[in-house]
RNA sequence: CUGUGCUUGGACGGGGUGCUAGCGGUGCCCUGUGACCCGCAAUCCGCUAUAGCGGGGUCGACGGCGGGCUGAGGCUUUUGCCCGUUGCGUUCCAAAACCGGCAAGCGGCGUUGAAGGCUGGGUCCCAUACAACAGGACGGUGUGAAUCUGGUCAGAGGCGAGAGCCAGCAGCCAUAAGCAUACGUUCCUGUGUGUUGUGGGGCUGCCUGGCCGGAGCCGGCUACCGGCGGCGGGCGCAGCGCGGCGGGUCGAGACCCGCGUGCACAG
Repeated sequence: CUGUGCUUGGACGGGGUGCUAGCGGUGCCCUGUGACCCGCAAUCCGCUAUAGCGGGGUCGACGGCGGGCUGAGGCUUUUGCCCGUUGCGUUCCAAAACCGGCAAGCGGCGUUGAAGGCUGGGUCCCAUACAACAGGACGGUGUGAAUCUGGUCAGAGGCGAGAGCCAGCAGCCAUAAGCAUACGUUCCUGUGUGUUGUGGGGCUGCCUGGCCGGAGCCGGCUACCGGCGGCGGGCGCAGCGCGGCGGGUCGAGACCCGCGUGCACAG
């Protein structure tokens, strides 16, 4: 150096968290596909700094030690920073909407005459006149009383010797109360009647006419100014959230380098 064998050194997972005086396990989480098996075990199970216990199995000097680099993941930190969020405060900024002003832009009106001034009317109110309409009174006309209106009263009736007289139904005529009326020379009342009239009031809310005047007026929209307002931001204080970054800590696994490597036999 090579080969064959052996098992006594070892390996057959590790880490974080939690529990614990501490260590390990079962539990939860992360990681490695080289992810042994059985029993015990979270009101825990077994141990003692040589730190799971008991039983069985596989591999076979593989292991092991040190360093470098990378790094899943966990824990922690708000007295490192950022972000988000809650409450309070604020003499900071500040949206929309609304009100007022202005008249720069747009627009509208205007020499077929703006602003301004003077003046006359209407609508409006009161009174009144007339008319209309409605109603009423009165009048006219018509009708109108079986009997309890009048006149005349056939027939019929009564009285009388007679001449005549009396009462009186129907009918006719005229009327009362009443009813009707497309009538009206008169009177009264009324009204959301009237291209009516007269007088007074009122004085601009609207409409309209005339004169003077001779170029502006309006203020719908935008803009601007002021007011009001306070959607939402800024700032301060006190909180909340490992949400993100960073710090600290533990850390599996991968990769690289170095050290080192049991026993027996044979060549």

This is a predicted structure of a 267-nucleotide RNA (Bacterial large signal recognition particle RNA) from a Planctomycetota bacterium. Its Rfam family is "Bacterial large signal recognition particle RNA". Rfam classes the family as a non-coding RNA gene. Rfam links the family to the GO terms signal recognition particle, plasma membrane targeting and SRP-dependent cotranslational protein targeting to membrane, signal sequence recognition. Of the family's consensus pairs, 94% are formed in the model. Lineage of the source: Bacteria > Pseudomonadati > Planctomycetota.